[in-house]
RNA sequence: UUGACCCGUGCGGGAGAGUCCGAGUACCGCUCGGCGCCGAAGGAGCAACCUCUCCCCGGAACCUCUCAGGCACCAGGACCGCACGGUGAGA
Numbered sequence: 001u002u003g004a005c006c007c008g009u010g011c012g013g014g015a016g017a018g019u020c021c022g023a024g025u026a027c028c029g030c031u032c033g034g035c036g037c038c039g040a041a042g043g044a045g046c047a048a049c050c051u052c053u054c055c056c057c058g059g060a061a062c063c064u065c066u067c068a069g070g071c072a073c074c075a076g077g078a079c080c081g082c083a084c085g086g087u088g089a090g091a
Base pairs, nucleotide, nucleotide: 001091002090006086007085008084009083010082011081012080013079018035020034021033022032023031024030025029036071037070038069042067043065044064045063049059050058
């Protein structure tokens, strides 16, 4: 000098499922109860696989569960792209 991995910030894209029924509300919205659903925040579980001589431990999904969250709009949103910041392996 360059800059992996990891983390964060900004912008853009970003699915699914009842704006169902009843009550409380002056309206929007919101709250509570009931039933029905969704899974791509998070969480949990199994596991291909990775690691190791082997086993154990450990890591591990957009698979599963739906605790949480969500089911008009808004918001959120795994993941992808671009820009930037931090740490800093390696060269």